The RNA shown here (small-subunit ribosomal RNA) has 1520 nucleotides and comes from a Dermatophilaceae bacterium. RNAcentral holds the sequence, with entries from ENA and SILVA.

RNA sequence: AACGGAGAGUUUGAUCCUGGCUCAGGACGAACGCUGGCGGCGUGCUUAACACAUGCAAGUCGAACGGUGACGAGGAGCUUGCUCCUCUGAUCAGUGGCGAACGGGUGAGUAACACGUGAGUAACCUGCCCCAGACUCUGGAAUAACAGUUGGAAACAGCUGCUAAUACCGGAUACGAGACGGAGAGGCAUCUCUACCGUCUGGAAAGUUUUUCGGUCUGGGAUGGACUCGCGGCCUAUCAGCUUGUUGGUGAGGUAAUGGCUCACCAAGGCGACGACGGGUAGCCGGCCUGAGAGGGCGACCGGCCACACUGGGACUGAGACACGGCCCAGACUCCUACGGGAGGCAGCAGUGGGGAAUAUUGCACAAUGGGCGCAAGCCUGAUGCAGCGACGCCGCGUGAGGGAAGACGGCCUUCGGGUUGUAAACCUCUUUCGCCAGGGACGAAGCGCAAGUGACGGUACCUGGAGAAGAAGCACCGGCCAACUACGUGCCAGCAGCCGCGGUAAUACGUAGGGUGCGAGCGUUGUCCGGAAUUACUGGGCGUAAAGAGCUCGUAGGCGGUUUGUCGCGUCGUCUGUGAAAUUCUGCAGCUUAACUGUAGGCGUGCAGGCGAUACGGGCAGACUUGAGUACUACAGGGGAGACUGGAAUUCCUGGUGUAGCGGUGAAAUGCGCAGAUAUCAGGAGGAACACCGGUGGCGAAGGCGGGUCUCUGGGUAGUUACUGACGCUGAGGAGCGAAAGCGUGGGGAGCAAACAGGAUUAGAUACCCUGGUAGUCCACGCCGUAAACGGUGGGUACUAGGUGUGGGUUCCAUUUCACGGGAUCCGUGCCGUAGCUAACGCAUUAAGUACCCCGCCUGGGGAGUACGGCCGCAAGGCUAAAACUCAAAGGAAUUGACGGGGGCCCGCACAAGCGGCGGAGCAUGUGGAUUAAUUCGAUGCAACGCGAAGAACCUUACCAAGGCUUGACAUAUACGAGAAUGCGGCAGAGAUGCCGAGCUCUUUGGACACUCGUAUACAGGUGGUGCAUGGUUGUCGUCAGCUCGUGUCGUGAGAUGUUGGGUUAAGUCCCGCAACGAGCGCAACCCUCGUUCUAUGUUGCCAGCGCGUUAUGGCGGGGACUCAUAGAAGACUGCCGGGGUCAACUCGGAGGAAGGUGGGGAUGACGUCAAAUCAUCAUGCCCCUUAUGUCUUGGGCUUCACACAUGCUACAAUGGCCGGUACAAAGGGCUGCGAAAUCGCGAGAUGGAGCGAAUCCCAAAAAACCGGUCUCAGUUCGGAUUGGGGUCUGCAACUCGACCCCAUGAAGUCGGAGUCGCUAGUAAUCGCAGAUCAGCAAUGCUGCGGUGAAUACGUUCCCGGGCCUUGUACACACCGCCCGUCAAGUCACGAAAGUCGGUAACACCCGAAGCCGGUGGCCCAACCCUUGUGGGGGGAGCCGUCGAAGGUGGGACUGGCGAUUGGGACUAAGUCGUAACAAGGUAGCCGUACCGGAAGGUGCGGCUGGAUCACCUCCUUU
Repeated sequence: AACGGAGAGUUUGAUCCUGGCUCAGGACGAACGCUGGCGGCGUGCUUAACACAUGCAAGUCGAACGGUGACGAGGAGCUUGCUCCUCUGAUCAGUGGCGAACGGGUGAGUAACACGUGAGUAACCUGCCCCAGACUCUGGAAUAACAGUUGGAAACAGCUGCUAAUACCGGAUACGAGACGGAGAGGCAUCUCUACCGUCUGGAAAGUUUUUCGGUCUGGGAUGGACUCGCGGCCUAUCAGCUUGUUGGUGAGGUAAUGGCUCACCAAGGCGACGACGGGUAGCCGGCCUGAGAGGGCGACCGGCCACACUGGGACUGAGACACGGCCCAGACUCCUACGGGAGGCAGCAGUGGGGAAUAUUGCACAAUGGGCGCAAGCCUGAUGCAGCGACGCCGCGUGAGGGAAGACGGCCUUCGGGUUGUAAACCUCUUUCGCCAGGGACGAAGCGCAAGUGACGGUACCUGGAGAAGAAGCACCGGCCAACUACGUGCCAGCAGCCGCGGUAAUACGUAGGGUGCGAGCGUUGUCCGGAAUUACUGGGCGUAAAGAGCUCGUAGGCGGUUUGUCGCGUCGUCUGUGAAAUUCUGCAGCUUAACUGUAGGCGUGCAGGCGAUACGGGCAGACUUGAGUACUACAGGGGAGACUGGAAUUCCUGGUGUAGCGGUGAAAUGCGCAGAUAUCAGGAGGAACACCGGUGGCGAAGGCGGGUCUCUGGGUAGUUACUGACGCUGAGGAGCGAAAGCGUGGGGAGCAAACAGGAUUAGAUACCCUGGUAGUCCACGCCGUAAACGGUGGGUACUAGGUGUGGGUUCCAUUUCACGGGAUCCGUGCCGUAGCUAACGCAUUAAGUACCCCGCCUGGGGAGUACGGCCGCAAGGCUAAAACUCAAAGGAAUUGACGGGGGCCCGCACAAGCGGCGGAGCAUGUGGAUUAAUUCGAUGCAACGCGAAGAACCUUACCAAGGCUUGACAUAUACGAGAAUGCGGCAGAGAUGCCGAGCUCUUUGGACACUCGUAUACAGGUGGUGCAUGGUUGUCGUCAGCUCGUGUCGUGAGAUGUUGGGUUAAGUCCCGCAACGAGCGCAACCCUCGUUCUAUGUUGCCAGCGCGUUAUGGCGGGGACUCAUAGAAGACUGCCGGGGUCAACUCGGAGGAAGGUGGGGAUGACGUCAAAUCAUCAUGCCCCUUAUGUCUUGGGCUUCACACAUGCUACAAUGGCCGGUACAAAGGGCUGCGAAAUCGCGAGAUGGAGCGAAUCCCAAAAAACCGGUCUCAGUUCGGAUUGGGGUCUGCAACUCGACCCCAUGAAGUCGGAGUCGCUAGUAAUCGCAGAUCAGCAAUGCUGCGGUGAAUACGUUCCCGGGCCUUGUACACACCGCCCGUCAAGUCACGAAAGUCGGUAACACCCGAAGCCGGUGGCCCAACCCUUGUGGGGGGAGCCGUCGAAGGUGGGACUGGCGAUUGGGACUAAGUCGUAACAAGGUAGCCGUACCGGAAGGUGCGGCUGGAUCACCUCCUUU
C1' cells in the first nucleotide's frame, strides 16, 4: 500500500457424490393489507405515442413607417361650453425588423455512423456576439393600413382609389470576395496558401438623436451545426445465400459540402459462416442497482446526443426547419353550419374522461436564475422560483425522565406450592424537545432606477415567553432453515405453507388468548433485478459408470506448431502528450443545530489517439539445419480388399435295391409322416448354402468387419540400412467417402434355417415360451438406405512418469563345429497383475481415467421428447437438425447395512426319510364361525384364535336383555346444620328391591362426646363406557435358535468395516489354530432344584435284621439303628486313564474302570430385538364421554338357541378283545364350614353312624392294566354305547328353561375312515389307572401332576418346511403380502394437426395520381430594371403539360397471429377395468437397431452388447 469472498433446507434405512428446487442479503418512479405524531431534502401515468372541455404556455419594438388618437397643456373663435389649430402623446390594427429552429414534453419509430469513444474535412456552413480593415453616394416605382363598394351564415374573400418606410428595384464606387490563366511557397493523392500579376462577375440604407444604437463589403475568432472514417455495445441459422442504382468508372446535374445523392453511357461487379439478407426486441450514453471482483440487470429523476409532435407525404420562409402551440395536400376522428362551406390537433402547465394494481393543484410569482424583444423604462415567460397533495423514498426528532415490591388488582399458565405479565401500573419528584398559545422577526437584493421604491415563498425559518406528561405506537413473526412457547378450540374438517411439510381427539405448524422475539412511524405481502449460483465456470466446471466423445476415416477454411541466423517492430513492454464534459462514486475540508442534502479541492475514470524508446518471447520477411514428417533400398508376418477357378463332409430332394410297422416329437402329448411301403439301410444322381479339426484374451484392418484351397490384381503395417527432401507437421467447423443386421427396387437363385401365417399343446386366457409345418428374407449382381449396447460405453496427436509376467512379428549379441533348443538386449503390437498419482466410489495405472500442451466434438435437473412445427435427404420405411406450453421436487451415480430370490455353497431341527400311533369318516363332549334372538355380554382370529381369558354360567357370578325402583347415591373422604345411638327384631303390602307401622336401645360431669344412622347442602362418588394405534405392567412368538453388542486400536471422505470373517470342531460366537486386531458385556455352558450310586449324622408318626413279650393274624409292645425310608451334609464324572485319527491343537472314534461317560435324564432359566402381536374386561393409568344415568338395587330371562361349517378331544368299530370270578404290585397329593373308618340298610347312587385325624400316626383309598380260571367264536355280535322312556339318590332358597350320579328298559351311527394332515428318537411313543386345583353341586371326556406296563425305527440329507453362517443379484427399505408397465373407462389442463374463417406486417406487378419541387410551354397577365418608343420586346408570372410522387384501388404470392367441427398424443388425478412386461436366473436373462404381428403391456425373426445369474472347461495372472 492493499480492506477483500460465511452458508442452510430438501433425493436415502443410512452414506458419499452429481444435480436441480427453495431460503437467509441488498435495491425499487412501485402497488396492496394493517397502522399512522412532527420536520427537512428528494420524488410522483412504468398502462392507452388513447381521446380531449376550459384557461394559460411567444412575443416584442412608436428610437423603422403611414395612420388612429384617450388624458393633459397652450392658442384662436366665441353662442361660456362647444368647435378648430398646435404641442405632448398613453393606446390600437397594419407595413417593417428581430424572435418564433431556443426553452418545455414524450420515447412511438430506429439494430442505424442513431449513440459512445477517437480521428478527419486539403469537401463545408454559421444570424445575433468579439477583433481588424474599408465604406455608408445617387435615383425610382409600388403596396397594406385607410376610404368607397361587392359576395358570404361564418371563416374570409374580391374590386376601385390614396399613401409611408430600416419594405422593394435600378445606377456609381470599392476591395483583401468569386471564376479563369500565370508566378512563388508548401503539403497528404485529389491539392492547399499568397496584402503577387492579368481578365471577367456581383454587391451598400438610412433613421432617430444628446451620445449611443444602426447598415454594407472583406478577413479572422468564438459559438452552433453538417459530412466522412476506425473501434465498441441485443436475441435468432427452425433466416444461408443477398443485391440491379446494385458495385465501380466517365460525363453531367444537384447541394453549404464529398458522394449513385440523381441521370446518361460503359464494365460486371459488391456483401456473406469473423454471420450478409431476413425476423424479433429496443431510443443510445454519462450513469443506477447488485457483486470480493470479473461480471449480470436496468437506462425513472439530473445531464449529453438522437428521434417524434393526430397518421402519411411535401415544400415555403429563413443564418438555421422540411418547423409541437407555421403553411399545403391526403386519411381517420371531433366540432360549427343558414348544407353552399368552414374549424381543430395538451407526447407544454394545470385539468377531464378512459385504461389500469397504480401516480398530484384547472395554486402563487416573475422577487431570484435564465430566455425573447427593446437604447431603455419595460413587456412576455405553466422555463424557472415557490407553495399544495401522497409515509412514495432517504434522513432527523418525539411519544417522557428518575424513584417506586404489599412484587397490588386483573389476565394467562400451574405439579395448586407457585410462576409470569412486572418497576410494568398506581403513587412521589422532575423535565418540556415536537405540537399549542402569545410577542418579536430575517438572510435570500446582486441589480435597475434621477429618485421614490422593489420578496411569490411568508408573518415562513429563527428567537423569547406561557400552560401542561399534558396531544402522539404499531406491524409481522414464534416446527426446522430462523431470534422467539404455553393453554384452549378444531379433528385430513376448517385451514396453513418460501422449501421440507403440518391437520385423521393430547397440533410449540390451523384459529384465539397469554407470553415472547424482531423492526419501529412504520411493519408485512406481492412483483422485478443482482447476489448466494463455481447452476454457462475469462477469473472459475465437466464428458468410463451421474447429463455429456460424432460409428469410422480422409480432408478445406481456421487454430496450434521443431533447431538456428539476420532483419522489421504488428502483437508485447516502458515513458511522455492530448482527450476521457458536468453531475455521480471515493477521500479531505466546509455550510444548513445534526443527518439526509449542499458547496469546495483532490483522486478515479482500468479507454482511445499520438510521440519517443526496448526487442527476450509470439508474429512477418529472408537464409540455414535435421531430430518431426516423408521418400528410397533390403527383408518379414498376416481370415486386409477385389475378381476368377476349384474341393470334400453334412442336410434336403429324386431314382433304384433291401426291409416292415411304425417314425417323429415332448416335461408329458398331439398336430405331422407312414401298408399308395415311411423311419432305418445301400447305391446312383441333383441343387444350394456354409467351410468341422487347426483355432488360440492368436493375426489383419480406420471402423463396420475378415476363416476350405489355388491363381491374378491391390491397400496398409513392421524391422533394418541411414542414401535423399528439408518442417513438407498436428487437429479439423462445413464437406467427401466407407459404414453390421434388418429393410427397399430390378433381375436371378432357393438346400437348410425362418419373421408373418396355419395347426397341435400348455393355460383361467396364451395373439407367447414348447412342437409340426411354412412365406418373405437369408445367397448372387447392380442400385438405395445410413442406423445399432456402431462399446474399451474411454476423440485425435506429442512428450514425460516404478516394475513384474505371458503372447504375436522382426533385428542383433552370447553360447553352439553346424541345425535346432536356450539366455540377454532392442523395436513394433496384444493381454494380465501392480507402485506413485488420480477418482464420489467402483476402479484406471507406460495401451492412463496420472502429469502437461495443441485441436475438434459434446453436456447444463427429471418428464414432456429425440417428440411437434419448419427445413434438408430418402422410392418408401424413415434419417439428420430440433423446441415450447405444461408438470414434478426430485430424477440419477457409486458404495453400505438389511430384507428378499421359482441364485449358489455349508450346517442344524421328528424338517424329510425309516417306523409307531393318531386326526380327517361315526356318535357324543367342549370351543369357534355363521344364523337366530329382547338378549344370545365382552375379548382372543395363520403358524402364535378356536377343551383360549373360564382352576367350575341353575340364582349369585354377569358385564347382556325385559320390567320395577333410587339419585351425594351400593362404596370412600371432608365440612356445616338438624334429628336420632347404631346394628338388630316383629307385622303388613309387593315378584323382589323397597315402602309403611310397631316395639326396643350406649357413656355422661347432663354442657356434650366417640363411632354409627337418617335428612338437607356442597365438594364429590361411580362407570366391565371409548381409545392396547396415548401408556405402565404382564404375556405370546421367532426360539433354548446361537446369536446381539461395546471400549480402545486399525481401515474407509463416509454410511460402515474389522473384531464376529477363514481352516478345523462343537448342542452352542463351544473350543483350538491362523489373522490388525486386543479385550469386554448380554446370551451358550456352569452355578440352582429334582431323579439315579455310595458314605456320614440323626431316628418319630417311618423301619424291624438280631434279642424278648403278645396275638387267629398284623412293628401291636419292650427295645434296636443294621436295612428301607425320611431329613441334613459330603463324595462321585473331569475326556481324568489307554489306544487310533488329528496341525505334538481343539476335538473326535474305540476301550477300561464305574451306579452313572462324554451336556448322565428332567426342570427352572428365554440375549439385542421383531410382530403399532395380545390385554384399558386382572390391576394401574393419560385424555375423551355419561352424571334422576353409560351409575346403582331387584325379579325374571339370556350367555345352554340350531339348517350348517371348522377346531380340539372322548368312546368305539372288537378276540393282543368283551363279560364273570379270584389274586397282586404304586407314586404323588388333599383333608376342620374338612377327610370321614368300622358297623348296619339299600341291586345301586346313597343313607344311618360317628371312631380316628389339623395328619410319615387317621381318612380319602378300590389302584388299573397285569396274572389265574371260566365264557363268548367273528355276528352290527355277550362289540359299541348314542338316543329315548320310566323310577330314584345327592347338593342346593331353588335342578322347568339348565346339574351330576344310580337302577330298569331302549340299543342309533360305526366293520379302521378320500384328498390331505398331526405327534413321537427311550423309560420316549403307545397303553393303564391314581390324585389335585376350581367347587354347595356339576357340564372334567378339559387342565395340572403321579406312578404301572412298555416298544419299533433313523440308510441318509436329493426333496418339502423352519432356522443359522458365508457369498451373489436387486429398480425392494411399510423391505416380495415389495416394487412396477401398458391399453381401456372418467375428470381437468396445456399443446400439435385440421376443411376453413378473421386479421396483421413487409414487399412485388399494374391502375389512379393530391400537394409540391424540378423541367417544358406560356396565345392570357405584368408598376420598377434594360432596349425601344411601337405603346412593343427582353424579363417575370398565372394557366396548361411532363418526370417523380403520399394515400387509395386491383392481383397473385410471402411471413405471421386469433378462432375452428373433428382428431392426435402428453401431463396430473379417488382405492376403476384387463392382464404381469421389467427389477432375483423376475420364473422364456435383459437391452439396442430393424422388420412383421398382436386388446395391452408385448411377442417373434436377423445382427449386436453385457450394463446377465449359475455351473463346468480353457487361457492368463497372484501367492507359497
Lineage of the source: Bacteria > Bacillati > Actinomycetota > Micrococcales > Dermatophilaceae.